[in-house]
Molecule: c-di-GMP-I riboswitch aptamer
Organism: Anaerotruncus massiliensis (ex Togo et al. 2026)
RNA sequence: GCAAAACUAUUGAAAGAUAGUGACGCAAAGCCAUGGGUCUAAACCGUAGGGUAUGACAGCCGGUUGCCG
Repeated sequence: GCAAAACUAUUGAAAGAUAGUGACGCAAAGCCAUGGGUCUAAACCGUAGGGUAUGACAGCCGGUUGCCG
């Protein structure tokens, strides 16, 4: 310097995101969602159970820059 969980508000179909409080952690917790993985399923498909990303996650692995003062 960043800011997990939880709580509150807004937003979203959801996952999630943003802001505030907060302080679990991080010496790339910077960036990348065209690689793998994970979450969700409005919509679509299916008689149904259910399936599918076009929606998300970078604090899962990976790639990349070079390291907040």